The RNA shown here (Bacterial RNase P class A) has 367 nucleotides and comes from Humidesulfovibrio sp. Of the family's consensus pairs, 94% are formed in the model. It matches the Rfam family "Bacterial RNase P class A". The family's RNA type in Rfam is ribozyme. The sequence was found by an Rfam model in a public genome assembly.
RNA sequence: GGAGUUGGACGGACCGUCGCCGCGUUCCGCAAGGAACGGGGAGGAAAGUCCGGGCUCCAAUGGGCAGGACGCUGGGUAACUCCCAGGGGGAGCGAUCCCCGGAAAGCGCAACAGAAAGCAGACCGCCAGAAGGCCUUAGGGUCUUCGGGUAAGGGUGAAACGGUGGUUUAAGAGACCACCAGCAGGCGCGGCGACGCGCCUGGCUAGGCAUACCCCGUCUGGAGCAAGACCAAAUAGGGAGGCAGGCUGGCCCGGCUAUUGCCUCCGGGUAGGUUGCUUGAGGUGGUCGGUAACGGCCAUCCUAGAGGAAUGACGGUCUCCCGCCCUCGGGCGGUGACAAAACCCGGCUUACAGUCCGACUCCGGCA
Numbered sequence: 001g002g003a004g005u006u007g008g009a010c011g012g013a014c015c016g017u018c019g020c021c022g023c024g025u026u027c028c029g030c031a032a033g034g035a036a037c038g039g040g041g042a043g044g045a046a047a048g049u050c051c052g053g054g055c056u057c058c059a060a061u062g063g064g065c066a067g068g069a070c071g072c073u074g075g076g077u078a079a080c081u082c083c084c085a086g087g088g089g090g091a092g093c094g095a096u097c098c099c100c101g102g103a104a105a106g107c108g109c110a111a112c113a114g115a116a117a118g119c120a121g122a123c124c125g126c127c128a129g130a131a132g133g134c135c136u137u138a139g140g141g142u143c144u145u146c147g148g149g150u151a152a153g154g155g156u157g158a159a160a161c162g163g164u165g166g167u168u169u170a171a172g173a174g175a176c177c178a179c180c181a182g183c184a185g186g187c188g189c190g191g192c193g194a195c196g197c198g199c200c201u202g203g204c205u206a207g208g209c210a211u212a213c214c215c216c217g218u219c220u221g222g223a224g225c226a227a228g229a230c231c232a233a234a235u236a237g238g239g240a241g242g243c244a245g246g247c248u249g250g251c252c253c254g255g256c257u258a259u260u261g262c263c264u265c266c267g268g269g270u271a272g273g274u275u276g277c278u279u280g281a282g283g284u285g286g287u288c289g290g291u292a293a294c295g296g297c298c299a300u301c302c303u304a305g306a307g308g309a310a311u312g313a314c315g316g317u318c319u320c321c322c323g324c325c326c327u328c329g330g331g332c333g334g335u336g337a338c339a340a341a342a343c344c345c346g347g348c349u350u351a352c353a354g355u356c357c358g359a360c361u362c363c364g365g366c367a
Stems, first nucleotide, its partner, number of pairs: 001363010012318007020041002023038006043338001047349002050347005055224004067220005072086005087100005101215002106213001108209002123154002125150003129146007162180006181205001183202008228275004238266007245257004282301008319336001321334005
């Protein structure tokens, strides 16, 4: 200098004018409300709503089945499908990245190509035999056909049923042998463990997909702030009582009735209002423990809470990037992404103009 890998941070700044949504104080007003001043007002993803929790209500004796989710090991955490550390496998020269129970339980699936694709398979090739033709130096050679043998060679494929060398053979083949790879079982050692290393034995080789069903293990009630709680009109309807009325009665008291009228009270629900609501598994700094994720302690800070939704617009100065001009210092023009809270957190995933910082790898050059 070039090419990459990975972690983190930022996401235009300041000023002025006019606005918007909450909060506080003061003043005005009987009240409804209004005014002034002060202070606050989107994000790293607020997004997708894909996981996990808090909170709330409903359900709930216990157990099982079904269903769903997850799946190497150890740890972290409120919890997780997340994070950290490790193990194994794969890709890459490397930094680094990707994957993760079981396919020698059962059942099933596999495009294209290819002769054949799942208790394999003879297209070419190779080999012996039979029949026939041709040639012949009479030993044989060669061609065609037929039914066989053969998985060593060619060719197809993501994948063709271990690899190399040898023995045997008509040609061949774990048919047999040596070594190597891999598998199963056993033993020993190391590790908390996943697993690793070594030795012995065995049979000769075991394909892929579990995001097809399935098997094994673990976990697992439902609904969600439109959850829920409180206050509570008008109208209609419900309940209780009183009076009038009606019935009983010769009359009064009493009793019954209340479907009719009036009055009082009660309760439920609706509109509406209040609350839940933002101080929280919180941020920042320090220190201690831990490889780390993270945790303990101390100090300090308070940072939107609307309720169909405010957080904006314009102007100026500067700034980032791009283009043009150019006297290389400037001028002119354009542009600033992705996207915006709606109960709150922890994650994941996806989107993103333009920047900054750290660590690391490979290649080349110079000293």